[in-house]
């Protein structure tokens, strides 16, 4: 140098949540991919279906500069 939790504002969504601005708790892949598990939301009589989460864990993949 980079990203940006909680919270606030605006906006989209039934919702979990997304996006933008403010903001920094943290992060050395907190870049990317819903593949496995977890968690969460909506619908359903349901073993089901449709979603969210990559800052829950595992896996895959890519990776610049500086310092040590």
């Nucleotide at each position: 140098g980079c990203c940006a939790a909680a919270c606030c504002u605006a906006u989209c969504g039934u919702g979990a949540g997304g996006u933008a601005g403010g903001g920094a708790c943290g992060g050395a892949a907190a870049g990317c991919c819903a593949c496995g598990a977890g968690u969460c939301u909506g619908a359903g009589g349901a073993u089901u279906c449709a979603g969210a989460u990559a800052g829950u864990c595992g896996g895959g993949u890519u990776g610049c500069c500086a310092a040590u």